[in-house]
The RNA shown here (Bacterial RNase P class A) has 331 nucleotides and comes from Fervidobacterium sp. The gene name in the source record is rnpB. It matches the Rfam family "Bacterial RNase P class A". Rfam's curators write: Ribonuclease P (RNase P) is a ubiquitous endoribonuclease, found in archaea, bacteria and eukarya as well as chloroplasts and mitochondria. NCBI's taxonomy places the organism under Bacteria, Thermotogota, Thermotogae, Thermotogales, Fervidobacterium. RNAcentral holds the sequence, with entries from ENA.
RNA sequence: UGAGAGGGGCGGACAGGCGCAGGCAGUCGCACAAGACUGGCCUGAGGAAAGUCCGGACUCUGUGGGCAGGAUGCUGGCUAACGGCCAGGUAGCGUGAGCUACGGAUAGGGCCAUAGAAACGGAAACCGCCCGAAUGGAUAAUCCAAGUAGGGCAAGGGUGGAAAGGUGAGGUAAGAGCUCACCAGCAGUGCAGUAAUGCACUGGCUUGGUAACCCACAUCCAGAGCAAGGUCAAGCAGGGGGUUGGGCGGUCCCACCCUUAUUCCCCCGGGUAGACCGCAUAGACAGAUGCCUGUCUAAGACAGAAUCCGGCUUACAGCCCCUCUCAAUUU
Numbered sequence: 001u002g003a004g005a006g007g008g009g010c011g012g013a014c015a016g017g018c019g020c021a022g023g024c025a026g027u028c029g030c031a032c033a034a035g036a037c038u039g040g041c042c043u044g045a046g047g048a049a050a051g052u053c054c055g056g057a058c059u060c061u062g063u064g065g066g067c068a069g070g071a072u073g074c075u076g077g078c079u080a081a082c083g084g085c086c087a088g089g090u091a092g093c094g095u096g097a098g099c100u101a102c103g104g105a106u107a108g109g110g111c112c113a114u115a116g117a118a119a120c121g122g123a124a125a126c127c128g129c130c131c132g133a134a135u136g137g138a139u140a141a142u143c144c145a146a147g148u149a150g151g152g153c154a155a156g157g158g159u160g161g162a163a164a165g166g167u168g169a170g171g172u173a174a175g176a177g178c179u180c181a182c183c184a185g186c187a188g189u190g191c192a193g194u195a196a197u198g199c200a201c202u203g204g205c206u207u208g209g210u211a212a213c214c215c216a217c218a219u220c221c222a223g224a225g226c227a228a229g230g231u232c233a234a235g236c237a238g239g240g241g242g243u244u245g246g247g248c249g250g251u252c253c254c255a256c257c258c259u260u261a262u263u264c265c266c267c268c269g270g271g272u273a274g275a276c277c278g279c280a281u282a283g284a285c286a287g288a289u290g291c292c293u294g295u296c297u298a299a300g301a302c303a304g305a306a307u308c309c310g311g312c313u314u315a316c317a318g319c320c321c322c323u324c325u326c327a328a329u330u331u
Base pairs, nucleotide, nucleotide: 001327002326003325004324005323006322007321008320009319010318012296013295014294015293016292017291018290020044021043022042023041024040025038026037027036028035046302050313051312053311054310055309056308057307058225059224060223061222069221070220071219072218073217074088075087076086077085078084089102090101091100092099093098104215108214109213110210111209112208126157127156128153129152130151131150135145136144137143138142165183166182167181168180169179170178184206186203187202188201189200190199191198192197229277230276231275232274239268240267241266242265246260247259249257250256
């Protein structure tokens, strides 16, 4: 210098002016309040406010146990919790910095199209390799029907995503873990590690894929959601009560008694309209957070709160910083 890898940050600034919303103060409003005003003071969107994909707080309802259903799934840790984050492990990719993926297939069932002989049962054999008649005919040997019937094999070919360990040697009629060496895988033992796992040794020779098909195992999960939910509380709405009051009645009045209350009156609680809380050092009427001018070469990305937090994911003009890798060059 060029090409990359990982991580972090910013998301116009300053000055002047005009506005909007909330709070406070002051003035007006008799006075509390409502309301109005003020060259008044303070505060006023994001890194994602988004998607609503996870996890919680909060609220109401429910809550005997189980089943069903859902989520997660290498290991350890962090956390209020998580499907998040950090560290580690294994595998794959990259020259590298780094990136990506992740439980169980001997618990059991299902499925593996087409092709192919055969798709999981040590079954099966299309081409092939090997052994190879009886019998008949022609014969000197032998040849022909015919390398046919029958039998052995799974090395090679072919099909397929996949054909049942791989390579090599021995062996054999031809072959085969049939035998041996190495490798892969499996099981056991030992050592290291909290663990996933790694390394070493031994063993018998070998076990397909799919769990995003059902399933088994382990852990976790009650439901609904701020239009949750709560407080106050009007009616020429409606419910309950009335000892005392009122009305009516008992021939008039008083006392007393009875009765009535839908039509008087009084009391009581529930609840509707409505208001408020929930609700936040932005914040509701589901509605403010903007614009103009000047300077900075230019202001132009994605986008805008609605109960609140922790994550993830997605969108994003332009810019800055840190660490690291590879290549070339120079000293």